[in-house]
RNA sequence: CCAGACGGUCGGAUGGCCGCCUCCCGGCAACGGGGAAACCCGCCGGGGGGAGGAAAGUCCGGGCUCCACGGGAACACGGUGCCGGUUAACGGCCGGCGGGGGUAACCCCAGGGAAAGUGCCACAGAGAGAAGACCGCCGCCUCUUCGGACGCGGCAAGGGUGAAAGGGUGCGGUAAGAGCGCACCGCAUCGGCGGUAACGUCGAUGGCAAGGUAAACCCCACCGGGAGCAAGACCGAAUAGGGACGGCACGCGGGCGCAAGCCCGCAGGCGGGUUUCCGCGCCGCUGUCCGGGUAGGUCGCGACGAGGCGCCCGGCAACGGGCGCCCCAGAUGAAUGGCCAUCCAUCGCCGUUGCUUAGGCGCGGCGGGGACAGAACCCGGCUUACAGACCGUCUGGACCU
Numbered sequence: 001c002c003a004g005a006c007g008g009u010c011g012g013a014u015g016g017c018c019g020c021c022u023c024c025c026g027g028c029a030a031c032g033g034g035g036a037a038a039c040c041c042g043c044c045g046g047g048g049g050g051a052g053g054a055a056a057g058u059c060c061g062g063g064c065u066c067c068a069c070g071g072g073a074a075c076a077c078g079g080u081g082c083c084g085g086u087u088a089a090c091g092g093c094c095g096g097c098g099g100g101g102g103u104a105a106c107c108c109c110a111g112g113g114a115a116a117g118u119g120c121c122a123c124a125g126a127g128a129g130a131a132g133a134c135c136g137c138c139g140c141c142u143c144u145u146c147g148g149a150c151g152c153g154g155c156a157a158g159g160g161u162g163a164a165a166g167g168g169u170g171c172g173g174u175a176a177g178a179g180c181g182c183a184c185c186g187c188a189u190c191g192g193c194g195g196u197a198a199c200g201u202c203g204a205u206g207g208c209a210a211g212g213u214a215a216a217c218c219c220c221a222c223c224g225g226g227a228g229c230a231a232g233a234c235c236g237a238a239u240a241g242g243g244a245c246g247g248c249a250c251g252c253g254g255g256c257g258c259a260a261g262c263c264c265g266c267a268g269g270c271g272g273g274u275u276u277c278c279g280c281g282c283c284g285c286u287g288u289c290c291g292g293g294u295a296g297g298u299c300g301c302g303a304c305g306a307g308g309c310g311c312c313c314g315g316c317a318a319c320g321g322g323c324g325c326c327c328c329a330g331a332u333g334a335a336u337g338g339c340c341a342u343c344c345a346u347c348g349c350c351g352u353u354g355c356u357u358a359g360g361c362g363c364g365g366c367g368g369g370g371a372c373a374g375a376a377c378c379c380g381g382c383u384u385a386c387a388g389a390c391c392g393u394c395u396g397g398a399c400c401u
Stems, first nucleotide, its partner, number of pairs: 001397010012343007020050008031042004052372001056383002059381005064228004069279007077224005082096005097111001098109004112219002117217002119213003134159002136155005142149002167185006186208001187206008232299004242290007251266006268283004307326008344370001346368007354361002
């Protein structure tokens, strides 16, 4: 200097004028509205604050709110899937193991089980699950135009087909071959050592079983109430906790009561997947017609939070702990916008008598021009979009010293 990999920060700046939202302080003398007044609103003055790294997607996990449901077990359904750590939790993150890609830094993996069972492997090919002889190789017999042909027997090493051909490479052996034998690799079983573990490594024995596919069904392990801020709470409002006409039901025992009915226990029914056990709570059901309210306001939302920032300690790290400082939008048809000027990042063209070996850098002028994109209860993640600028670490290459 070039190329690449990983991580982080910013994502326009300054000034002026006009205009917004919200909170606090002061005023209300004067003006408008409400009120008996105090006071409130409009208004005036002053001060503090005012969109994002993704606010997007709504894919996960929670906090919070409501639902009379809570605990145990099983099943269904859904989710996750190597090991360890972290966290409120996760399918997230960190570290490691194994596999794959890359020269490497690094990146990717929907990473448990195929000997529990079922299914699938099209086409091609002789043959695709306990499969198989197309071209071929070898031996024997007969014939021969001496090229070979027919038949019988042996073979799956060579070639072909295919995504994949029943371990691979090599040597020996054989008529030709074949784990047929041997060596190494692979595989299976057993054992030693290292590691918390996933696993790694070494040794022994064995010629060695029938491949792949589970983001196919399935098996195994672990996890899982429902709905969601349009959740929900309060105020206000309304002849109004409304009225009329029906149907069904009111089981068993005891007590009170003239009766209507009330109380207790049992039975029965209901209680956000189903069944069951335990506990707890609630209990008349239903049809038609008339009719009132539900378009408002306040809270939720004084935004204090698994909060932000800085430093220290522990840890490879994610992260945890300690100390200190800070309070950083709260709208409700939805607030931060408009104009002007200067500067800046950047692109193109022109010039250059500055630096420089070229290239290029710097300077000047003209023109263009700054991405993706806006909270709506809050937070931890993931995914997607993004003009441009900067910083750091690492890998590879070239050159110089």
The RNA shown here (Bacterial RNase P class A) has 401 nucleotides and comes from Alphaproteobacteria bacterium UBA7314. NCBI's taxonomy places the organism under Bacteria, Pseudomonadati, Pseudomonadota, Alphaproteobacteria. Model confidence (mean pLDDT): 76 of 100.